[in-house]
Molecule: Bacterial RNase P class A
Organism: Alphaproteobacteria bacterium
C1' cells in the first nucleotide's frame, strides 16, 4: 500500500452579522446562560410515574426464558467462557495451532411428521448383486427354495469407520486402532476438557423455531390522548338493573381461596349499564434523574463497579433550535505541485430512563491475509 469480514468511536468545527425559544437580571433600552440524535425512527421489550369506591398473600390459567459464570433496577438485555456449526488458515492431496462469523444450546414419558424417489424411513429391508440346494439346458443362462447386508443403486437422511482374520458367501461374527458409552484420575468456580487409566461389541436413527413434558421467572388493567385543578356553558335531562344488614351481601384481581378495608334501611343515598345534551378554553403534570458529560484514580479479560472533583445539561405547546458569508476538516475529479471545480450520509426532541431492531456518504482504531521498503 492492497484485499476481507466484523466490532467500537466520530459523523462536522470555527468566526462574523441578523433572527428564533425557555430561564435569569433590569424601571426600560437591553444583557447573560442554555437550546434536536446515534439512531430523536419502529412501538418490539423492561421499568419509573399516574389512575381504576382500596389492598395484601397463596394457588392456577396466561406469558417469558432454557450450556456455565458474571453484569444489571429489570428485560425477550449485555459480557466472557464452554460446546456445536461454518469460513479463512491451505499449496497438488490430507491436516494442526490460531483467527473471524453464527447459535434454533433442558428433555423422546406420551403423541405427531418426513412429499417424491427407493426393496425399505425405525425393533424399518432385499431391487441389482454374492453364495448355496434341487430341477431344466450343448452353452450363455432360466425356474423354485434357503442364506446374506460387505459391494452397487434410490434418497436430505438407509442399523459406526479403516484394516485384518474368518466364512459356502458375508456380517462386530472375532481382533487391532479410531469412534461411542460408563467409571476413575488430573485441570478448571463451572459448563466442560484430556495423545491419561480401566471396563464394555456398543448404534432400535432425525425433527421439540411440531404438540408436549421438566425447571426457573413473571403473573389485574389502562396508559401523558395517564392523571389533577380552575373557568365557562348546557338539559340539576331521560330509562333500566342492583344493594338496602348485625346475618350476610356488594365492592378489589383473567379464575379460585384467605385476610384486611370499605359501602349499605326504603325520603334520601351507593354501585352498574344505556340514550341524549354541553365544553374541544386555561394551568399543572414538564424535566434534578436507577442521572448524564468532562477530568483524574482504583478493581475487573470484559460487560461493568467504586471513589473524588467539576458542570444543571432543550422543555416547545400546532410546536423554537434558523439564514447568509469567510476559513478549516472530510470525500471525488483534474493537476508535478500550488491550486481549481464539485460534493458532504441516515435523518428533527414532545413524560422520562435502560435495551433491541431498522437506516446511514465518509473518516479513525482494532483483527486476519498479502505486497513492498527500512
Nucleotide at each position: 500500500g492492497g484485499c476481507g469480514g466484523c466490532a467500537u468511536c466520530c459523523g462536522g468545527g470555527u468566526c462574523a452579522u441578523c433572527g428564533c425559544g425557555u430561564g435569569g437580571c433590569g424601571c426600560a433600552a437591553g444583557c447573560c446562560c442554555c437550546g434536536a440524535g446515534g439512531a430523536a425512527a419502529g412501538u418490539c421489550c423492561g421499568g419509573g410515574c399516574a389512575c381504576c369506591c382500596g389492598c395484601a398473600c397463596g394457588c392456577c390459567a396466561g406469558c417469558c426464558a432454557a450450556c456455565c459464570u458474571g453484569c444489571g433496577a429489570a428485560c425477550a438485555g449485555c459480557a466472557g467462557g464452554g460446546c456445536g456449526g461454518u469460513c479463512c488458515g491451505c499449496u497438488c492431496c490430507g491436516c494442526a495451532a490460531g483467527g473471524g462469523c453464527c447459535g434454533a444450546c433442558c428433555a423422546u414419558a406420551g403423541g405427531g411428521c418426513a412429499a417424491c424417489a427407493g426393496a425399505a424411513a425405525a425393533c424399518a429391508a432385499a431391487c441389482c448383486g454374492c453364495c448355496u440346494u434341487g430341477g431344466g439346458g450343448c452353452a450363455a443362462c432360466c425356474c423354485a427354495g434357503g442364506g446374506u447386508a460387505a459391494g452397487g443403486g434410490c434418497g436430505a437422511a438407509a442399523c459406526g469407520g479403516u484394516g485384518g482374520g474368518g466364512u459356502a458367501a458375508g456380517a462386530g461374527c472375532c481382533c487391532a486402532c479410531c469412534g461411542c458409552g460408563c467409571a476413575g484420575c488430573u485441570g478448571g468456580u463451572a459448563a466442560c476438557a484430556g495423545u491419561c487409566u480401566g471396563c464394555g461389541g456398543c448404534a432400535c436413527g432425525g425433527c421439540g423455531a411440531c404438540c408436549u413434558g421438566u425447571u426457573g421467572g413473571u403473573g389485574g388493567g389502562u396508559g401523558c390522548a395517564a392523571u389533577g385543578c380552575c373557568a365557562a356553558a348546557u338539559a340539576g335531562g331521560g330509562g333500566c338493573c342492583u344493594c338496602c344488614a348485625c346475618g350476610u351481601g356488594g365492592u378489589g384481581c383473567g379464575g379460585c381461596g384467605u385476610g384486611c378495608a370499605u359501602c349499605c334501611a326504603g325520603c334520601a343515598g351507593g354501585g352498574g349499564c344505556c340514550c341524549g345534551g354541553g365544553u374541544c378554553g386555561g394551568c399543572a403534570g414538564c424535566u434534578u434523574g436507577a442521572g448524564g458529560g468532562c477530568g483524574c484514580g482504583g478493581g475487573g479479560c470484559a460487560a461493568c463497579c467504586c471513589a473524588c472533583g467539576u458542570u444543571c445539561c432543550a422543555g416547545a405547546g400546532g410546536a423554537a433550535u434558523g439564514a447568509u458569508g469567510g476559513c478549516c476538516a472530510c470525500c471525488g475529479u483534474c493537476g508535478c505541485a500550488a491550486g481549481a471545480c464539485g460534493g458532504c450520509a441516515c435523518a428533527g426532541a414532545a413524560c422520562c430512563c435502560g435495551g433491541c431492531u431498522u437506516a446511514u456518504a465518509g473518516g479513525a482504531u482494532g483483527c486476519g491475509c498479502u505486497u513492498u521498503g527500512c